The RNA shown here (small-subunit ribosomal RNA) has 1465 nucleotides and comes from an uncultured bacterium. The sequence is in RNAcentral, with records from ENA and SILVA. The coordinates come from a structure-prediction model, not an experiment, and the mean pLDDT is 84.

């Protein structure tokens, strides 16, 4: 697209189609085939006359029913069970037939006869129905005449295609019926009927082709094939039958098993094709299952016969009667299919001489939106862009000119009327012509006249009415036109793929809004298409599914060059057919359209004429394809026999001692009974070093010591010989590696299984020590391999180059060599062409031809079953169910890899100190708890947020209170607000007194603050850091990360960015299909290290001067040190070496500093949903007399335990005590630093001088130096706990600060696995300061004092950089992923069986009928005077025979405990 559909939701009209696809299931009930009286006997009912009183008799008329007879019931209609077939279709044959009625034609129609129905009597039986007995007629039945033509026999001739056709002889057989009607003497005329010819129609046989699937059906087959004879039919024919023969069929599918009615045509599609048979037509089948005949022109007969069987049904139980697959309609099935209708008005059909009758053919109508097609639901104006609805950034914006409203039609509806065509060639009647006839009746062709409508309340047209009565489905995430908002929260759900939903769903479910179709729309199924996805058109086999392991050759494909000739193929022309109907094209007719009609057209089949290039046939030929002769050589090519050295093993002997051997390391093992080593001899079985090579040969497998025997192929050179003899090659026949069987040998070494010894969490492994089959031979199976070039086999063409094996030739030479060619094989690299690409590329996977295998998603599976091979093991063919939406090539770009190259980093390594043990601080876990607020979790969380939680801070708890608020905006409105004081109370807070009335004005107001009251609203340290902006951390200060244009690639992408060098660096040079450029290195910034110079106070003091106990303290100086400004200077610039004449590197020279001079700030593209809503911002969600806010306590400071990270320490390089004001840098100070004095043992108190600071002050630096003590100890180490008494800040030191004295002295004697940080002014060790801070510092941030030690080197461990290489990985190794086990479910297979079902067979039985025998029994027609006869029956008998019965075989299903693998989860 399409459909005989269903199935949802909705439905307004017509028109013209279709409408049980399932159960060929049963089936009530009515209708579907009858006609004819002009064939025959007759005749109820009725009318009409007559007769009788009257029942009721005659008689005529006309007729229902029923009979006899014709005809027709073989059409018409039905359905698709069956059937794979001469069953269809198509095109021939009939020399092998038939043909009722019909048409033409040609002859005939005489003369008898005996019979039976109906009927009538009676009998039987319930009925169906039967029988016996009298009567009777025919177009009914028989005989007899007769017969041109015919039939048949038996001759003859001529033509020809078999039983044809024609002429001719002779025998021999076969016929008939009568009706009506004219006229009436005769006769005619129509309609019959008999012989015949012939036409048409229809029908039987036979052929060529075509005409499902399956080989997991390879054999079938005995009336099977075939032949004489014959029977039998309309006719051939084993169609049947005796007798002979042994045949006939099949790999071009016999047979067997499935499935099916074919076909015109429908559907689909560009065709080729594929799908499919409904309705229409044709054919062919079948009528309830199975059998048979009758009859008859035709039947083996849907609505006859007669038998079986199953079912229903009626019965008086004896018996009988039925067939809707005709139309309705019924049950029942089913997702699912109509009225018990109408009429013969038309078409058609039977019969009839017609009227006519019959017709569930047929014309109608009913009922289904089943289909296709037409109309309809209104049309025009209408902006305030009403309302309402939904979005909203609140402005709007969209539904939306839509609706309302105005102004019109009026299809359809409803009502009311009108009103064709379907019908005419009825028959009569009436008139004409024409032929025949004596006429007449007839018979043909007109022409008037003349009856009939089921459908119909029907089309169609006018009227009235009135927008009146008519819209809905489906979708909106992509594929695919068409979006938003709410709920929801991986749920309800959706989905045809992909695939959405886990709190901001354009994806679900609502809503508005668009889309799309429209009286329908979705949805399910079924077929084609896209599907080049079975590829004739028009596909492919190196890696994706596919080249059989390898040759041989059979059928069959297919095949060289040049003539002849043939005409099968092929090509042109003609002439039959190709039904009609559909389809296409041109008309045309229902207002159009579906729908009808006309006309044309139809690729195929058969005949028949011609052409002769190609292809096949047929003949002659030809040599280059192939085969052959001669010559010559190469070779692990194959048999089989025979020899050979080395080696390892074993056995004897000899020397000789303690270990051999084996590993990463051991260990079993072997050795004092003498191994190992070493010498001699001997045995033995396998294998053949070096030669040896991408060398050779073989068709593959596969071949390797030498020698000989047989033996097969390939090559080179000659071109003798045949003359296409070629190529492939289903089947089939042969080879065919290891392993593995079977027998028989042999067995050194190695060496499955086993055995023991280590590894190892185990180790049924790898590693060792031993070892049995095997390995080896002969013989025979086996038949598979990643049997691989993962590449079948021939022929022929297309450009190079350079290796190697063979053997020719040329040139030169005296030869050989290089050189230069031909074949013939083996290998690299490459162009064109070719491939998805990787690749191949004259040994093609390029171009082409010709044959053979083989593929058609993935998994189940090379598995089940069944054949077939095999001792077995298995091997060969080789499926489905079920499931998954992938599953797989090549190649990219990352990532990873116990892959590789290079390289770098306190990464290791070399050193120096720590941590991990104790004791405290301190942070985090956990536990507790009302709360122990929250966050941070591996590097990158744990002295983190906190640069400092007693109140506060505070987020938490518990308890008391507020509610427009503790805070901010607005409009209005009143006012000063506040302050002290006093009372309740824990305290917010609540009373109460006391105070008092702001500022600026242009005088209008304005402006701040503060009260109440309502209202928007505040507030939230409430949740998402996985909704987010911002800032941070990390990798990493590692050297990277990109783009532009250009190139290369079908892309992905690649190249620039690899490469060679060199850097700290993608830093620079150099090369280069690349050139450039950007973010990032590195430079500019600051500190800092040397000099210069400019300026000297508060800072300095060399010189000068005064001055003290001392002191730059003074005057004064401008030199230093400082300080603050501003310059210099370092750049591989100089010099050598080295490096490619570069980048650069090593070294030396000056220098304060030398290769980046130290330090810092600076952090590319990205990563980690890395960490923050509790700093700040913000989305959405939540809370609103509380999740908000105030207040007092209390918590964050708990304490079995665990980590983390500091500080004191364990002591002597020390601790203590005293001395030397020993020496600094950097900082802070006004709600502060605070000196000097005084007072305290001290912490501190008390002064108050100076100081907003180069000035005063904190301020004392400490280690260190010097001098004493201590003397290895739990101490004069160590300093924790804890008691007493102070001090200081603060409203307040109980929870819970800090700090002094005296007491008091606890673990700790250097720290297990394990780890941390450092490379120089570093580590390590000393102190000082500052933030924060009312007060609290072992922490942080910052200063300076003293000041070491090691780097061989990158091989390992950790992180990173680059290049490569692997991948089954992309969430990227923290990846992905394989089996067993447990559980659930699914399909299958196997099974002791067990059951159904078609079909073949063998026997039994053996109905009905036919045909044959018999026929003693019966017998009208003929013969015959008669008796009898002829001929026929009924009865028996027999052959065949259905259904039935029995047996056993094979075969296809079901289901079977159990039980085997497979699939999903």
């Nucleotide at each position: 697209a399409a459909c005989g559909a269903a199935c949802g939701c909705u439905g307004g009209c017509g028109g013209c189609g279709c409408g049980u696809c399932u159960u060929a299931a049963g089936c009530a009930u009515g209708c579907a085939a009858g006609u004819c009286g002009a064939g025959c006997g007759g005749c109820a009912a009725g009318g009409c006359g007559g007769g009788g009183c009257a029942a009721c008799c005659c008689g005529c008329c006309c007729u229902a029913g029923a009979g006899c007879g014709g005809c027709g019931g073989a059409c018409u209609g039905g359905u698709g069970a069956g059937u794979a077939a001469c069953a269809c279709g198509u095109g021939g044959g009939u020399g092998a037939u038939c043909u009722g009625c019909c048409c033409u034609u040609g002859g005939g129609u005489u003369g008898g006869g005996g019979a039976u129905a109906g009927c009538c009597a009676c009998u039987a039986g319930a009925a169906a129905u039967a029988g016996u007995g009298g009567a009777u007629a025919a177009u009914a039945c028989c005989g007899a005449a007769u017969a041109c033509g015919u039939u048949c026999g038996c001759g003859g001739g001529a033509c020809u295609g078999u039983g044809g056709u024609u002429c001719u002889g002779c025998g021999a057989g076969g016929a008939a019926a009568g009706g009506u009607c004219c006229g009436a003497u005769u006769g005619g005329a129509c309609c019959g009927c008999c012989c015949g010819a012939g036409g048409a129609u229809g029908a039987g046989c036979c052929c060529g082709c075509g005409c499902c699937u399956g080989a997991u059906u390879a054999g079938c087959u005995u009336g099977u094939u075939g032949g004489c004879g014959g029977g039998g039919u309309a006719a051939u024919g084993g169609c049947c039958c005796a007798c002979c023969a042994a045949g006939g069929c099949u790999u071009u599918g016999a047979u067997c098993a499935g499935u099916a009615g074919g076909c015109g045509g429908c559907c689909u599609g560009a065709g080729a094709g594929g799908g499919u048979g409904u309705a229409c037509g044709c054919c062919c089948a079948c009528a309830u299952u199975g059998g048979g005949a009758c009859u008859g022109a035709g039947a083996u007969a849907c609505g006859g016969c007669c038998c079986a069987a199953a079912c229903u049904c009626c019965u008086a139980c004896g018996g009988g009667a039925g067939g809707c697959a005709g139309c309705a309609g019924c049950u029942a099935a089913g997702a699912a299919u109509a009225u018990u209708c109408c009429g013969c008005a038309a078409u058609g059909g039977a019969c009839g001489a017609a009227a006519g009758u019959c017709u569930g053919a047929c014309g109608g109508a009913g009922c289904g939106a089943c289909g296709c097609c037409g109309c309809g639901u209104g049309g025009a104006u209408g902006a305030a862009g009403a309302a309402g609805g939904c979005c909203g950034a609140a402005a709007g914006g969209u539904u939306g000119u839509a609706a309302a409203a105005u102004c019109c039609u009026u299809u359809u509806g409803c009502u009311g009327g009108u009103g064709a065509a379907g019908a005419a060639u009825a028959a009569g009647c009436g008139u004409g012509a024409c032929a025949g006839g004596a006429a007449a009746u007839g018979g043909u062709c007109g022409c008037g006249u003349g009856a009939u409508g089921a459908c119909a309340u029907g089309a169609u047209c006018c009227g009235g009415u009135g927008a009146a009565u008519a819209a809905g489905c489906c979708c909106c995430g992509g594929c695919u036109a068409a979006c938003u908002a709410c709920g929801u929260g991986c749920c309800a759900g959706c989905a045809g793929c992909c695939g959405c939903g886990g709190u901001a769903a354009c994806a679900c479910g609502u809503a508005g809004g668009u889309g799309g179709c429209a009286a329908g729309c979705g949805u399910u199924g079924u077929c084609c298409g896209g599907a080049a996805u079975u590829a004739u058109u028009g596909g492919g086999c190196g890696u994706a599914a596919a080249g059989a392991g390898c040759a041989u050759g059979u059928a069959g494909g297919u095949g060289g060059g040049c003539u002849u000739u043939u005409a099968a193929g092929u090509c042109c022309g003609a002439u039959g057919u190709g039904a009609a109907a559909a389809u296409g094209c041109g008309g045309g007719g229902c207002u159009c359209a579906a729908c009808c009609c006309c006309g044309u057209a139809u690729g195929g089949c058969a005949u028949u004429g011609g052409a002769a290039a190609c292809u096949g046939g047929u003949a002659u030929u030809c040599u280059u394809g192939a085969g052959u002769g001669u010559c010559g050589g190469a070779g692990a090519g194959g048999a089989a026999a025979g020899u050979g050295g080395a080696a390892u093993u074993c056995c004897a002997a000899g020397u000789g001692u303690a270990g051999c051997g084996g590993u990463g390391a051991a260990a079993u093992g072997c050795g004092u009974a003498g191994a190992g080593a070493u010498u001699u001899g001997g045995a033995a079985g396998a294998a053949c070093a070096c030669c040896a090579g991408u060398g050779g040969c073989g068709a593959a497998g596969g071949c390797g010591a030498c020698u000989u025997u047989c033996u097969g192929g390939a090559c080179g050179a000659u071109g003798u010989c045949u003359g296409a003899c070629g190529c492939u090659g289903a089947g089939g026949c042969g080879c065919g590696a290891a392993a593995g069987c079977u027998a028989g040998g042999g067995g050194a070494g190695c060496g499955a299984a086993c055995g023991g010894g280590a590894u190892u969490a185990g180790a049924u492994a790898c590693c060792c020590c031993g070892g049995u089959a095997g390995u080896c031979c002969u013989a025979g199976c086996c038949g598979u391999a990643a049997a691989c070039g993962a590449u079948g086999g021939g022929u022929a063409c297309u450009a190079g180059g350079u290796g190697u094996a063979g053997g020719g030739g040329g040139u030169a030479u005296c030869g050989a060599c290089c050189c230069c060619u031909c074949c013939u094989g083996u290998g690299c690299c490459g162009g064109a062409g070719u491939u998805a690409a990787c690749g191949c590329a004259a040994u093609a996977a390029g171009u082409a031809c010709c044959c053979c295998g083989c593929c058609u998603g993935g998994g189940g599976a090379g598995u089940a079953c069944g054949g077939c091979c095999g001792c077995a093991a298995g091997g060969u063919u080789g499926a489905a169910a079920c499931u998954c939406a992938a599953a797989g090539g090549a190649a990219u770009u990352g990532a990873c890899g116990g892959g590789g190259g290079c390289c770098c980093g306190c990464a290791c390594a070399a050193g120096c100190g720590g941590u991990g043990g104790a004791g405290u601080a301190u942070g985090u876990g956990g536990u507790u708890u009302a709360a122990u607020u929250c966050g941070a979790c591996g590097c990158a969380a744990c002295g983190c947020g906190a640069a400092g939680a007693a109140c506060c801070u505070u987020a938490c708890c518990a308890g008391g209170g507020c509610u427009u608020g503790a805070c901010a905006u607005u409009g209005a409105g009143u006012g000063a607000a506040a302050g002290a004081c006093c009372u309740a109370g824990a305290g917010a807070u609540a009373g109460g007194u006391c105070c008092c009335u702001c500022c600026c004005u242009u005088c209008g107001g304005g402006g701040a603050c503060a009260c109440a009251a309502a209202a928007a609203c505040a507030g939230g340290u409430g949740g998402u850091g996985c909704a987010u902006g911002g800032c941070u951390g990390u990798c990493g200060u590692c050297a990277g990360c990109u783009c532009g244009u250009g190139u290369c690639g079908u892309g992905a992408g690649a190249u620039g960015u690899u490469g060679g060098g060199u850097u700290a660096a993608g830093u620079c040079c150099c090369g280069c299909a690349a050139c450039g450029a950007g973010c990032g290195c590195a430079a500019c910034c600051c500190c800092u290290a040397u000099c210069c110079u400019a300026u000297g106070u508060u800072g300095c003091c060399a010189g000068c001067g005064a001055g003290u106990a001392a002191a730059g303290u003074c005057g004064g100086g401008a030199a230093c040190u400082c300080a603050u400004g501003g310059g210099a200077g370092a750049c591989u610039g100089c010099c050598g070496u080295c490096g490619a004449c570069a980048a650069g590197a090593c070294g030396g020279a000056g220098g304060a500093a030398g290769g980046c001079g130290g330090g810092g700030a600076u952090g590319a593209c990205g990563u980690c949903a890395a960490g923050u809503c509790a700093u700040c911002a913000u989305g959405c969600c939540c809370c609103u007399u509380a999740u908000g806010u105030c207040c007092u306590g209390g918590g964050c400071u708990a304490c079995a335990c665990a980590c983390g990270u500091a500080c004191u320490a364990c002591a002597a390089u020390g601790g203590c005590c005293g001395g030397u004001a020993a020496c600094a840098g950097a900082g802070g100070g006004c709600a502060g630093c605070g000196a000097a004095g005084c007072c305290g043992c001290g912490a501190g108190g008390u002064g108050a001088a100076g100081c907003g600071a180069a000035c005063c002050u904190c301020a004392a630096a400490a280690a260190c130096c010097c001098g004493g003590u201590c003397c290895c100890a739990g101490u004069u180490c160590g300093g924790a706990u804890u008691g007493c008494a102070g001090g200081c800040u603060g409203c307040a030191a109980c929870u819970c600060g800090c700090c002094u004295g005296c007491a008091u002295g606890a673990a700790g004697u250097c720290g297990g696995a394990a780890u941390c940080g450092c490379u120089a002014g570093u580590a390590a060790u000393c102190g000082c300061a500052g933030g924060u801070c009312a007060g609290c510092a072992u922490a942080c941030u910052g200063c300076g004092g003293u000041g070491a030690a090691u780097a061989c080197g990158u091989u390992c461990c950790c992180g990173g950089g680059c290049c490569u290489u692997g991948u089954a990985c992309a969430c990227a190794c923290c990846g992905c992923c394989c089996g067993u086990c447990a559980c659930a479910c699914c399909a299958c297979g196997a099974g002791a069986g067990u059951u159904g079902g078609a079909g073949a067979c063998a026997c039994c039985c053996g109905a009905a009928g036919c045909c044959g025998g018999u026929g003693a029994g019966g017998u009208a027609a003929c013969c015959g005077u008669a008796a009898g006869g002829a001929g026929c029956c009924a009865g028996c008998c027999g052959u065949c025979g259905a259904a039935g019965g029995u047996g056993g075989a094979g075969u296809c299903g079901a289901u079977g405990a159990u039980u085997g693998g497979g699939g999903u989860g």